[in-house]
The prediction has a mean pLDDT of 81.
The RNA shown here (SAM riboswitch aptamer (S box leader)) has 123 nucleotides.
The model forms 97% of the base pairs in the Rfam consensus.
RNA sequence: AGGUUAUCAAGAAAGGCAGAGGGAAUAGACCCGUUGAAGCCUUGGCAACCCUUUUCCUCAUGACCACUUAGGAUAAGAAGGUGCUAAAUUCUACUAAUACCAAGUGUGUUGGAAAGAUAACGA
Repeated sequence: AGGUUAUCAAGAAAGGCAGAGGGAAUAGACCCGUUGAAGCCUUGGCAACCCUUUUCCUCAUGACCACUUAGGAUAAGAAGGUGCUAAAUUCUACUAAUACCAAGUGUGUUGGAAAGAUAACGA
């Protein structure tokens, strides 16, 4: 690299350098951008995946109680590890159901998949 699991319509910006692009890739649409894009730096913020603490439950050691280990639930937190800080992952693309129809591989709605992002795990 590839893999497994979970989440992805919520939330959160200023300054400096820079100087024309950017919104992952392909196509289409639609947006953002010289009233300053990408990128880099500083400071803040958001969130709660890992994490910290509380209470409870389950499993194991003959039984009970307590403790401990492992797992789970609940509530609070934000020191630390990541992440994020325009728009749903900006929307569509493949597929199933369904409604409509001008009958068009048409349009809409809902679900799923694929791709992607992030975290944790793991080799």